This is a predicted structure of a 73-nucleotide RNA (transfer RNA) from a Candidatus Pacearchaeota archaeon. It matches the Rfam family "tRNA". The family's RNA type in Rfam is transfer RNA. Gene Ontology term of the family: triplet codon-amino acid adaptor activity. The source organism's lineage runs through Archaea, Nanobdellati and Candidatus Pacearchaeota. Its mean pLDDT, the model's own confidence on a scale to 100, is 83.
RNA sequence: GCCUCAGUAGCUCAGCUAGUAGAGCAAUUGAUUCGUAAUCAAUAGGUCGGGGGUGCAAAUCCCUCCUGAGGCU
Numbered sequence: 001g002c003c004u005c006a007g008u009a010g011c012u013c014a015g016c017u018a019g020u021a022g023a024g025c026a027a028u029u030g031a032u033u034c035g036u037a038a039u040c041a042a043u044a045g046g047u048c049g050g051g052g053g054u055g056c057a058a059a060u061c062c063c064u065c066c067u068g069a070g071g072c073u
Base pairs, nucleotide, nucleotide: 001072002071003070004069005068006067007066010025011024012023013022019056027043028042029041030040031039049065050064051063052062053061
């Protein structure tokens, strides 16, 4: 230098055939308990890596840049 993959909640990831952003764990509150853990219920938490484009509508498609992993020379 070129190619491929990945970047979404605090963490691990799903959603990528465009149509209201989700799960598990973690956090908070409540119930239960003499108390803790476990269990159950509820709540909060995201400008979907940055910018631009297409489109009625973009996490999703296109362009560009950034970061990480792998490969080729």